[in-house]
RNA sequence: GGAGAGUUCCAAGUGGUCGCCGCCCGGCAGACGCCGGGGGGAGGAAAGUCCGAACUCCGACGGGCAGCAUGCUCGCUAACGGCGAGGCACGGCAACGUGACGGAAAGUGCAACAGAGAGCAGACCGCCAGGUCCAACGGGGCAACUCGGGGGGUCGGGUAAGGGUGAAACGGUGCGGUAAGAGCGCACCGCUCCGCCGGUGACGGUUGGAGGCUAGGUAAACCCCAUGCGGAGCAAGACCAAGUAGGGGAGUGGAAUCGCGGGCUGCCCGUCCCGCCCGAGGCAACUCGGCCACUUCCGGGUAGGUUGCUUGAGGUCGUCGGCAACGGCGACCCUAGAGGGAUGACCACAACCCCGUUCGACGGGGUACAGAAUUCGGCUUACGGAACUCUCCAGCU
Repeated sequence: GGAGAGUUCCAAGUGGUCGCCGCCCGGCAGACGCCGGGGGGAGGAAAGUCCGAACUCCGACGGGCAGCAUGCUCGCUAACGGCGAGGCACGGCAACGUGACGGAAAGUGCAACAGAGAGCAGACCGCCAGGUCCAACGGGGCAACUCGGGGGGUCGGGUAAGGGUGAAACGGUGCGGUAAGAGCGCACCGCUCCGCCGGUGACGGUUGGAGGCUAGGUAAACCCCAUGCGGAGCAAGACCAAGUAGGGGAGUGGAAUCGCGGGCUGCCCGUCCCGCCCGAGGCAACUCGGCCACUUCCGGGUAGGUUGCUUGAGGUCGUCGGCAACGGCGACCCUAGAGGGAUGACCACAACCCCGUUCGACGGGGUACAGAAUUCGGCUUACGGAACUCUCCAGCU
């Protein structure tokens, strides 16, 4: 000097004029409200609505099924699918980064094409031995024929070492052995199991021992295993006021001593809780009327106000413990609460960057992503700067 990796912080400043929202105090006003003073007023992501909770409602508790989520180990946390520190695997020369990281010997499925064969498979080309046929060569024989080593065809048998196909072929290299081969045997490696050492553990190490000589890949495929989960959500919910049509139609049930209906917002079961009625026709059956519960169709009214609403698993500083995430203790602080929804407009100066320049801090331009809506802990995405630490390359000293 160049190229990278990781962590932290800021996210615009000052002054003036007018204006906006809320709270407190004082005054004025019948009220709506007005005037004056004092303090406060949008982010690191407020975005996404992806996780987790607090809080509210559904009557309570327990069990099961379904469904969904997570998935190495140890810690942190209210909790999490988050964070920290490790382990293993992969990527990178490295600093570092990523991981949907339990199980493939419980079962099912999938892997185009090629290939004999793609999971407990398989013989295409080959190699070997045997039967049989054929031609040539050499030796012997008068001839018929016979002996020998090789060659070709064909029929069985053995084989999976060599070659081929493929992304991948049921361990690798070497030696022995065999008719030819094969972990068939042996040595080394690899794999599995046991032991020893280190570690809380996942795991790591080992010139320890034994073994079979070996059943691949894929589970963000179904599945199995372990752990966890009720649902809906501030438009949750609570209160006040007002208001029509407390409307009309159809259907089911109103039983009986153990059943029916309702009540958790996936379904089922159990326990607990609530309801299962009244009148008339002499009684029962039955009918009618009302009432209650449930299902459904048509139609009507209101959508106004108050609250929830900001003191929190809160923040800052110091100290102790911890590698860290984070936790304990102490002190100090209060930092939006809108409701068609508050932060705006203008002027001047300053900072940084770029361009021009008559070289005079002169002129011009620019300075990211982007606005709370119940609150908090995270993750993801967008984006302008600053600082620190580390890795690699080149050069110089």
Model confidence (mean pLDDT): 75 of 100. Bacterial RNase P class A from an Acidobacteriota bacterium, 397 nucleotides, folded computationally. It matches the Rfam family "Bacterial RNase P class A". Rfam classes the family as a ribozyme. Its family is annotated with ribonuclease P activity, dimeric ribonuclease P complex and tRNA processing in the Gene Ontology. The sequence was found by an Rfam model in a public genome assembly.